[in-house]
RNA sequence: GCAGCUUGUUGGACGAUCGCCCGUUGUUUCAUCGAUGGGAGGAAAGUCCGGGCAGCAUAGGACAUGACAGUUGCUAACGGCAACCGGGGGUGACCCUAGGGAAAGUGCCACAGAAACAAAACUACCCCGACAUUAGUUGGGGCAAAGGUGAAACGAGUGGGGUAAGAGCCCACAGCGUCGUCUGGUGACAGGCGAGGAAGGUAAACCCUGUUAGCUGCAAGGAGAUCUGCAUAAGGGGCGGUCCGUCCGCAGGUCGAUAUCCGCUUGAUUUCAUGGGAAACUGUGAAACUAGAUAGAUGAUCGUCUCCGCUUAUAGCGGUACAGAACCCGGCUUAUCGACAAGCUGUAUUU
RNA sequence: GGGGUAAUAGCUCAGCUGUUUAGAGCGCCGCCUUUGCAAGGCGGAGGUCCAGGGUUAGAGUCCCUGUUACUCCACCA
Numbered sequence: 001g002c003a004g005c006u007u008g009u010u011g012g013a014c015g016a017u018c019g020c021c022c023g024u025u026g027u028u029u030c031a032u033c034g035a036u037g038g039g040a041g042g043a044a045a046g047u048c049c050g051g052g053c054a055g056c057a058u059a060g061g062a063c064a065u066g067a068c069a070g071u072u073g074c075u076a077a078c079g080g081c082a083a084c085c086g087g088g089g090g091u092g093a094c095c096c097u098a099g100g101g102a103a104a105g106u107g108c109c110a111c112a113g114a115a116a117c118a119a120a121a122c123u124a125c126c127c128c129g130a131c132a133u134u135a136g137u138u139g140g141g142g143c144a145a146a147g148g149u150g151a152a153a154c155g156a157g158u159g160g161g162g163u164a165a166g167a168g169c170c171c172a173c174a175g176c177g178u179c180g181u182c183u184g185g186u187g188a189c190a191g192g193c194g195a196g197g198a199a200g201g202u203a204a205a206c207c208c209u210g211u212u213a214g215c216u217g218c219a220a221g222g223a224g225a226u227c228u229g230c231a232u233a234a235g236g237g238g239c240g241g242u243c244c245g246u247c248c249g250c251a252g253g254u255c256g257a258u259a260u261c262c263g264c265u266u267g268a269u270u271u272c273a274u275g276g277g278a279a280a281c282u283g284u285g286a287a288a289c290u291a292g293a294u295a296g297a298u299g300a301u302c303g304u305c306u307c308c309g310c311u312u313a314u315a316g317c318g319g320u321a322c323a324g325a326a327c328c329c330g331g332c333u334u335a336u337c338g339a340c341a342a343g344c345u346g347u348a349u350u351u
Numbered sequence: 352g353g354g355g356u357a358a359u360a361g362c363u364c365a366g367c368u369g370u371u372u373a374g375a376g377c378g379c380c381g382c383c384u385u386u387g388c389a390a391g392g393c394g395g396a397g398g399u400c401c402a403g404g405g406u407u408a409g410a411g412u413c414c415c416u417g418u419u420a421c422u423c424c425a426c427c428a
């Protein structure tokens, strides 16, 4: 220099004019007006998970159903995150991994093929009988190594022995996973030794094992007056799978309303310093308050500059992503023109 | 704001517990029939199974992510 890998930051700046929402304050309460302060994001999105919060019981038991699945840790919690183990990919930096169980049971494995998993045998090989007796044809039996089909063929490769022919049928070595044991590690696991052994695939098929989940979501939920009827146990209700248990009096009318207020933003909050830890994360101290609308504000125009592209180049023109809060928070996923920084890898040349 | 359902031929829909070449009706095209048209008969074409990944030997079907459409929830003390 070229080609890459990982992580992080940023998401135009300043000024002027006209507007919008909210808080505080002043004029007499309100309205209005004035002054002053504040006013979108890394994803505010999808609503895929988890929690707070609220109602139903401080959410109880059993079954059903759903979700998850290596180990250790982090966390309010998680299906998230960190580190590691096993497997896979890459020369490498590094990346991917729904990764329990198929020697509990059931199901399925189309077409092709003899046979798709207790078994069986098309071609071929071997033995015996009959016919023919050169080749061969036929009947009975043996074998499962070879051929062929298929994604997959009964499921251990090589060499030797063995046999009528063969075959883990037997032996040696190598491989596989199981059990026992030793060493290292918190652990998943790794390595060594020994024993006995032959088990197809599929669990993002049913299922088994373990863990976990009560239901509903701020359109949750809360904020009046008054009258009547039934009733003390039957029924009903407490939400939306069932049973048990437990709790609650229930139903209707009129006025007022289809609105308003609260919930609503101070919180597992943010920033800085410092301590612990390999990291995720976390302790302590100080400082700060940073949108709260309700048909939904956060905008528009102009000027000067920044960045990118093009051109006729001290200038002109064009462009400047994805996208917009609606109770809040932690994650994941998806969208995103670009710019910048740090660390690392491979390769070529030169010194 | 918060839930639920669906997407297969031009249209309306099937497609089970994954497997052969994804089917049906209407519509479209050609031929026959008719003087001609319709009806009828015969034959044919037409599919990115919403998109992208994954599991599996194999995916319209099972799993994940996204897109689009439809639909429900406000009502009281």
Base pairs, nucleotide, nucleotide: 001347002346003345004344005343006342007341008340009339010338012305013304014303015302016301017300018299020039021038022037023036024035025034026033041322045333046332048331049330050329051328052327053217054216055215056214060244061243062242063241065213066212067211068210069209070084071083072082073081074080085099086097087096088095089094100208101207105206106205107202108201109200117155122147123146125142126141127140128139129138130137131136157173158172159171160170161169176197178195179194180193181192182191183190184189221262222261223260224255225254226253227252228251229250230249236248237247238246256427269288270287271286272285273284274283275282276281307319308318309317310316311315352424353423354422355421356420357419358418361377362376363375364374370408379395380394381393382392383391401417402416403415404414405413

Two RNAs folded together computationally: RNase P RNA and transfer RNA, 428 nucleotides in total.
Rfam match: Bacterial RNase P class A. It is annotated as a ribozyme.